[in-house]
RNA sequence: AUCUGAAAAAGCCAAACCUCAAGUAAUUGAGGGACGGAAAGCCGCGGAUCCUUACAACGCAAGGACAGCCGGGUUGCCUGG
Numbered sequence: 001a002u003c004u005g006a007a008a009a010a011g012c013c014a015a016a017c018c019u020c021a022a023g024u025a026a027u028u029g030a031g032g033g034a035c036g037g038a039a040a041g042c043c044g045c046g047g048a049u050c051c052u053u054a055c056a057a058c059g060c061a062a063g064g065a066c067a068g069c070c071g072g073g074u075u076g077c078c079u080g081g
Base pairs, nucleotide, nucleotide: 002081003080005078012037013036017032018031019030020029021028022027035068041074042073043072045071046070047069049065050064051063052062053061
């Protein structure tokens, strides 16, 4: 440098749910809490899904959400090769 894996060791993150706050909403932040995770660290580049504009319906468009939906980019601990 690269590949591999979570058996070990040191650790790390934190689903659902509850409380408070923000947002039209999707959802987000903080505290509690652990379903799980080997990148469940970071990034909205591509796809999917969700929200708003927004309708009688279909389709399209613009803005937003989501990284714990998938792919991709990038940084990293340990064992072994």
Model confidence (mean pLDDT): 86 of 100. c-di-GMP-I riboswitch aptamer from delta proteobacterium NaphS2, 81 nucleotides, folded computationally. It matches the Rfam family "c-di-GMP-I riboswitch aptamer". Gene Ontology term of the family: cyclic-di-GMP binding. Lineage of the source: Bacteria > delta/epsilon subdivisions > Deltaproteobacteria.